The part of an RNA shown here (large-subunit ribosomal RNA, domain VI) has 265 nucleotides and comes from Firmicutes bacterium ADurb.Bin080. Rfam family: Bacterial large subunit ribosomal RNA. Gene Ontology terms of the family: ribosome and structural constituent of ribosome.
Context: one part of a larger RNA
RNA sequence: CGUAGGAUAUUUGAGAGGAGCUGUCCUUAGUACGAAAGGACCGGGAUGGACAUACCUAUGGUGCACCAGUUGUCGUGCCAACGGCAUAGCUGGGUAGCGAAGUAUGGCAUUGAUAAGCGCUGAAAGCAUCUAAGCGCGAAGCAACCCUCAAGAUUAGAUAUCCCAUAUCGUAAGGUAGUAAGACCCCUUGUAGACAACAAGGUUGAUAGGUCGGAGGUGUAAGUGCAGUAAUGUAUUGAGCUGACCGAUACUAAUAGGUCGAGGG
Repeated sequence: CGUAGGAUAUUUGAGAGGAGCUGUCCUUAGUACGAAAGGACCGGGAUGGACAUACCUAUGGUGCACCAGUUGUCGUGCCAACGGCAUAGCUGGGUAGCGAAGUAUGGCAUUGAUAAGCGCUGAAAGCAUCUAAGCGCGAAGCAACCCUCAAGAUUAGAUAUCCCAUAUCGUAAGGUAGUAAGACCCCUUGUAGACAACAAGGUUGAUAGGUCGGAGGUGUAAGUGCAGUAAUGUAUUGAGCUGACCGAUACUAAUAGGUCGAGGG
């Protein structure tokens, strides 16, 4: 820009893409077959591999500053307690998030038309012949079935709901302007993300931060008392601290405002 008014939702599916794999074991059955050795088709069940998709409850990884321990050194006047630097100084753990080595799921089955092939009926050609007319079976393949996208599918689809027939210029076609429903700018953000976009919100508000409560993590803070010459231990104490997690709460910031947007064959 188009989809012959302007919007907001929900959809149909022309078409396109994806997936499509396979082992072993048990049973049928030591049956059919075979002198024996050996050893099935068909059918039923179980369990794997690789691959793919989704996810983070559990397992484990990471987790650049969440907790603790600790070395050297410098600083906060000193003790104590802390802070800086040394690869994040080193070490032990670890929430959310993100990963797999983890968890879950998938390939199935069925139908249609067929290939090679196997047939029925059957002439040309009194026989024969699956083929010439006609009819049937038949594959991991093809088309459906499963998953995803999808009306720019210009053949531009469908359904529901909302907004309404304003002013002005023009002979008219049409132009212009302010509006409606609605949308955007702007702002707070994340389940989204390179930017756009998408999604949640903007005071009639829990969108982010803060605060409060909780979960989870770390592992018994500081100070003080007591015991000990002291190192240290112990009580207060599962304490103190705590990024992303779950809630509550308008304390802070989403204020104020602006722009676009129909008049219909």